Predicted 3D model of a 515-nucleotide part of an RNA (small-subunit ribosomal RNA, 5' domain) from an uncultured bacterium. The prediction has a mean pLDDT of 81. It matches the Rfam family "Bacterial small subunit ribosomal RNA". Gene Ontology terms of the family: ribosome and structural constituent of ribosome.
Context: one part of a larger RNA
RNA sequence: GGACGAACGCUGGCGGCGUGCUUGAUACAUGCAAGUCGAGCGAACUUAAGAGGAAUUGGUUUACCGAUACUUUUUAAGUUAGCGGCGGACGGGUGAGUAACGCGUGGGCAACCUGCCCCGAAGUCUGGGAUAACACUGUGAGAGCGGUGCUAAUACCGGAUAAUGUCCAUGGGACGCAUGUUCCGUGGAAGAAAGCCGAAAGGCGCUUUGGGAUGGGCCCGCGUUCCAUUAGCUAGUUGGUGGGGUAAGGGCUCACCAAGGCGACGAUGGAUAGCCGGCCUGAGAGGGUGACCGGCCACACUGGGACUGAGAACACGGCCCAGACUCCUACGGGAGGCAGCAGUAGGGAAUUUUGCGCAAUGGGGGAACCUGACGCAGCGACGCCGCGUGAGUGAAGAAGGCCUUCGGGUCGUAAAGCUCUGUCCAUGGGGACGAUAAUGACGGUACCCGUGGAGGAAGCCCCGGCUAACUACGUGCCAGCAGCCGCGGUAAGACGUAGGGGGCGAGCGUUGUCC
Numbered sequence: 001g002g003a004c005g006a007a008c009g010c011u012g013g014c015g016g017c018g019u020g021c022u023u024g025a026u027a028c029a030u031g032c033a034a035g036u037c038g039a040g041c042g043a044a045c046u047u048a049a050g051a052g053g054a055a056u057u058g059g060u061u062u063a064c065c066g067a068u069a070c071u072u073u074u075u076a077a078g079u080u081a082g083c084g085g086c087g088g089a090c091g092g093g094u095g096a097g098u099a100a101c102g103c104g105u106g107g108g109c110a111a112c113c114u115g116c117c118c119c120g121a122a123g124u125c126u127g128g129g130a131u132a133a134c135a136c137u138g139u140g141a142g143a144g145c146g147g148u149g150c151u152a153a154u155a156c157c158g159g160a161u162a163a164u165g166u167c168c169a170u171g172g173g174a175c176g177c178a179u180g181u182u183c184c185g186u187g188g189a190a191g192a193a194a195g196c197c198g199a200a201a202g203g204c205g206c207u208u209u210g211g212g213a214u215g216g217g218c219c220c221g222c223g224u225u226c227c228a229u230u231a232g233c234u235a236g237u238u239g240g241u242g243g244g245g246u247a248a249g250g251g252c253u254c255a256c257c258a259a260g261g262c263g264a265c266g267a268u269g270g271a272u273a274g275c276c277g278g279c280c281u282g283a284g285a286g287g288g289u290g291a292c293c294g295g296c297c298a299c300a301c302u303g304g305g306a307c308u309g310a311g312a313a314c315a316c317g318g319c320c321c322a323g324a325c326u327c328c329u330a331c332g333g334g335a336g337g338c339a340g341c342a343g344u345a346g347g348g349a350a351u352u353u354u355g356c357g358c359a360a361u362g363g364g365g366g367a368a369c370c371u372g373a374c375g376c377a378g379c380g381a382c383g384c385c386g387c388g389u390g391a392g393u394g395a396a397g398a399a400g401g402c403c404u405u406c407g408g409g410u411c412g413u414a415a416a417g418c419u420c421u422g423u424c425c426a427u428g429g430g431g432a433c434g435a436u437a438a439u440g441a442c443g444g445u446a447c448c449c450g451u452g453g454a455g456g457a458a459g460c461c462c463c464g465g466c467u468a469a470c471u472a473c474g475u476g477c478c479a480g481c482a483g484c485c486g487c488g489g490u491a492a493g494a495c496g497u498a499g500g501g502g503g504c505g506a507g508c509g510u511u512g513u514c515c
Stems, first nucleotide, its partner, number of pairs: 001515004006511005013387006019380002021347001026345003030342003035086003040083002043080011055068005093299003102224008112216002117212008125159004134149006166189010195204003225271003232262003237259008274296004278289004301323005325336004353377001355376003361373001362371003390420004400411004424456001425452006434442001459504005464485003470499005480487002
């Protein structure tokens, strides 16, 4: 000198764009943050219209007509607790752990999976038994849990059919990288499906299979902090055979067998740490760093576990167990997990609103619906950038302050005065783009026009040398200053104040950290 997610002191007019718990991965009140589909299913309810029943009542007594509530049924529209489907593995947060194939980079899989989506082939036949909801009922303070009975499905389970798919046996060809891969046949075995909407056409689905796309899994080379005042480490340890497990290779797991494996090219242990694209600095080499944004990883009160699923879930707003903590309780037993968005307490030098909206972009669902992702607004000079706080003129150089050799000098064209301007501002009017029909939170915002008026808008640090800027008074090794050298003990350009000056400017200084 540059930089910062900064903080502190003094000061503070406006706008745009960014950015804002770096500390206790501390504890959390409250609200919201993941739902959706009635075009899969039964059922319940609401409304409207029509028909029927019986009751009350009015017109005239019956007949007949009208009104009111009840009830049965049909049709239509709507609502939804439950079953079922898809999504809750994305999106959002955090950096605790991790020195590791975790990450980066380059490769490999003849060892793998991939819902939704795209292209192609074939199919969608026939049966069955349940169960929630519901009704009745038991129990409990409640959370809830149970019993009996009934019912549906794109829920569940049989049977059929089925190959170029799978498995077994077998013949042949091609290829390779060791196990092998691939193509063409033959025989055998097992294995599928679901319907819905529509008047129809048709549409949305379902099953098997080949390919694609996307997303992942596993393996390897190289790179990846400090300590040797850590030198030896290792029993599933290293390898083999076989079984199991997985989508898949593998000591992944298990039985048996062998005795190996790693290490000064730093094993093991300890400390520290998420990694990278990047960011800061630097001429570069390098050094430092990993906030925001993007990629990967890990975690979700702490520890452990599996279930479900196409899925890498061992699952942040799913389940079970244990623990700590908080809450409810009728003391028997229950409920909870903000490292989502706001917000609270605490910690701290320190970090924002319990805002608006789904209008856009994107995501889920079957369109409507949901979406604290996101878009916006709010707060903070936290940062960067832009603008303003007026312009011209004005000397007999006013007044006043300060200095003075008492002549004067200086603040100083500075002020006043005169002539103007209108950024910003106030007020009145118009008024978007963002949305290719409808739909705009932002927002009556940006922007434009009229009117008004210099009005409402300057500070901070420094002036001994380094280092740009000097005098006076006060003080008297005191009070104080100080980044280093050093100032202050009676004329202090170094302390304090004043005048003057220098620097930067809505900022200026200080502190901290990095280069």